[in-house]
Order: sequence, then structure tokens, then C1' cells
RNA sequence: AGGGGCGGCGCCAAGCGGUAAGGCCCCAGGUUUUGAUCCUGGCAUGCGUUGGUUCGAAUCCAGCCGCCCCUG
Repeated sequence: AGGGGCGGCGCCAAGCGGUAAGGCCCCAGGUUUUGAUCCUGGCAUGCGUUGGUUCGAAUCCAGCCGCCCCUG
């Protein structure tokens, strides 16, 4: 310099244009003499960022940023 991939809650991770599942962790409560276990409830300024397309975008397109891989 050229090409490719990825980017979501603290971590893992579903989602494939119609408004974000689940597990772990964490918080509150219940049970328990206490703790653990178990049970119930809660937990995403909306998905790296800025734009575009669309009635509607985490999902499609473009730039930028970051990380990884390949070629020279």
C1' cells in the first nucleotide's frame, strides 16, 4: 500500500427490515439459625461512530474509528 473478516448489557451470546432472546455476573425480595443451594422480580442513554436508503434499520449501503487475518 492492496484485499478480507469482526464490532451488541461487566462476560458469553440469539437476532437475517417491523421496534433486542437466553446463560453467567450483579441488585432487591422469599426460603434458611447464618451461608450456600433453590425460587420470584429487576438489569441494553437501543446494538463502535457519522451519514444514507426505507413508513420503519442491530439488521441494507457509504465514510470514519478500533481489533484480527492474508498479500506485497